[in-house]
Molecule: c-di-GMP-I riboswitch aptamer
Organism: Paenalicyclobacillus ferrooxydans
C1' cells in the first nucleotide's frame, strides 16, 4: 500500500444472571460476572427492522401513534494489532 481475520503474541470490549441508582415502560448507569466479539468503536425523524406506551387520538377496557428506547438484529462510517 493492498488484502483479510486461520493461527500466534500484545492490547481491547463485556451478554445472561445478581445488587445499587435512574425511569411509566422499553431501557440505560455503576459495580460483580464472562455468553460471545476482528469493529461488540461511532452513527437512532431525515435506510430498514425490533421494543415500550407515560401521554395523545379512536373506542370502551380493547385499538392505533413515538417525540422515548435497541447500534451484541442488519445496514452506514471511521478504524488499531500480530504473522503472512
Nucleotide at each position: 500500500c493492498a488484502g483479510a481475520a486461520u493461527u500466534c503474541a500484545g492490547g481491547g470490549c463485556a451478554a445472561a444472571g445478581c445488587u445499587g441508582c435512574g425511569g411509566a415502560a422499553a431501557c440505560g448507569c455503576a459495580g460483580u460476572g464472562a455468553c460471545g466479539c476482528a469493529a461488540a468503536a461511532c452513527u437512532a425523524c431525515a435506510g430498514g427492522g425490533a421494543c415500550u406506551u407515560c401521554g395523545a387520538c379512536c373506542a370502551u377496557u380493547g385499538g392505533u401513534c413515538a417525540u422515548g428506547u435497541c447500534a451484541g438484529c442488519c445496514a452506514g462510517c471511521u478504524g488499531c494489532u500480530a504473522a503472512g